[in-house]
RNA sequence: UAGGAUUGCUUCUAGGGUUCCGAUCGCAUUAUUGUCGAUGACUGGUCCGAGAGAAGCCGCCGAUUGGGGUGUAUAGAUACCACUAAUUCGGUCACACGGCGGGAUAAAAGCCCGGGAGAA
Numbered sequence: 001u002a003g004g005a006u007u008g009c010u011u012c013u014a015g016g017g018u019u020c021c022g023a024u025c026g027c028a029u030u031a032u033u034g035u036c037g038a039u040g041a042c043u044g045g046u047c048c049g050a051g052a053g054a055a056g057c058c059g060c061c062g063a064u065u066g067g068g069g070u071g072u073a074u075a076g077a078u079a080c081c082a083c084u085a086a087u088u089c090g091g092u093c094a095c096a097c098g099g100c101g102g103g104a105u106a107a108a109a110g111c112c113c114g115g116g117a118g119a120a
Base pairs, nucleotide, nucleotide: 008057009056010055011054012053015048016047020045021044022042023039024038025037026036027034028033059092060091061090062089063088069083070082071080072079073078095115097118101113102112103111
C1' cells in the first nucleotide's frame, strides 16, 4: 500500500509426562491385606495433545435455482418489485524451513508465547 470472507469447535493420531488407577519394589501386617513409602530409561487405563498431522461439523464470503404467500398493473395469461425461507456450486481450507528461552497444569510435550526471533 492492497485484500469478499481469512473463524471456531468435535473426534482421533504422532507425541507427552505422572494427579488418579494399575504394575513393580520396600515396609508393616499376615489366610488375607494397607488412610504407608518409592519408582515413569514402568508396557498400560484416566489425563494433556499439533499453524506447518488426519477426518468431520459450524460460521462467514461470492454467485445461483425452484416453490409458496402477500402487494401493484392487466379482462385474463402474465410481468415487475418487496418480503420470507430454502436448494446448488465455488471460496475461506493455497503454501508452509523454523531455534534458544519462557509459561500453564500434578508434571511434561509438535500445548501456549508462535505462521514469533531467525533463515531462504
This is a predicted structure of a 120-nucleotide RNA (Guanidine-I riboswitch aptamer) from Chamaesiphon minutus PCC 6605. Taxonomically the source falls in Chamaesiphon minutus (Bacteria, Bacillati, Cyanophyceae, Chamaesiphon). It matches the Rfam family "Guanidine-I riboswitch aptamer". Rfam's curators write: This family represents a conserved RNA structure found upstream of the ykkC and yxkD genes in Bacillus subtilis and related genes in other bacteria. RNAcentral holds the sequence, with entries from Rfam and Ribocentre. The coordinates come from a structure-prediction model, not an experiment, and the mean pLDDT is 78.